[in-house]
RNA sequence: GCCAGCGUAGCUCAGAGGCAGAGCAGUGCUCUCAUAAGGCAUUGGUCGAAGGUUCGAUUCCUUCCGCUGGCA
Numbered sequence: 001g002c003c004a005g006c007g008u009a010g011c012u013c014a015g016a017g018g019c020a021g022a023g024c025a026g027u028g029c030u031c032u033c034a035u036a037a038g039g040c041a042u043u044g045g046u047c048g049a050a051g052g053u054u055c056g057a058u059u060c061c062u063u064c065c066g067c068u069g070g071c072a
Base pairs, nucleotide, nucleotide: 001071002070003069004068005067006066007065010024011023012022013021018055026042027041028040029039030038048064049063050062051061052060
């Protein structure tokens, strides 16, 4: 330099047009003589950035940024 994949909650990831979820972690309560485990509730997101398409974009298209891999 060329090609491909990935970027979503503190972490690991789902969601592939109708306005964002799970597990773990955190917080509160419960249970126990107590601790751990368990149960219930709950907080937390400019969906990497900017444009385009669309009534509507996390999702489709383009460019850029970052990471990873392949080729040279």
Notes: The RNA shown here (transfer RNA) has 72 nucleotides and comes from an Elusimicrobiota bacterium. Lineage of the source: Bacteria > Pseudomonadati > Elusimicrobiota. The prediction has a mean pLDDT of 82.